[in-house]
Molecule: transfer RNA
Organism: Spirochaetia bacterium
RNA sequence: GGGCGAUUAGCUCAGCUGGUUAGAGCACCUGCCUUACAAGCAGGGGGUCGAAAGUUCGAAUCUUUCAUCGCCCA
Numbered sequence: 001g002g003g004c005g006a007u008u009a010g011c012u013c014a015g016c017u018g019g020u021u022a023g024a025g026c027a028c029c030u031g032c033c034u035u036a037c038a039a040g041c042a043g044g045g046g047g048u049c050g051a052a053a054g055u056u057c058g059a060a061u062c063u064u065u066c067a068u069c070g071c072c073c074a
Stems, first nucleotide, its partner, number of pairs: 001073007010026004019057001028044005050066005
C1' cells in the first nucleotide's frame, strides 16, 4: 500500500425486507428481604447506534470518505 471483518448502554452482545418509540444479559441506583452481606423480589437511571457527508417521505440498517481495532496479502 491492497483485501476482508468489526465499531450499538459502564462491559459482553442482539437488532429480520429501511418504517416512525433502539433492546437483552451482566453491572449501577432505590426499595423489600437479612443481625449484616450475598442471593432473591419489585422498580428506576443510563444511548450523538465511531465521525462526517450523501440517497430517501423516513437511516443503527443503503452509499462514499475518514478514524480505531483485528485478520490476510504484498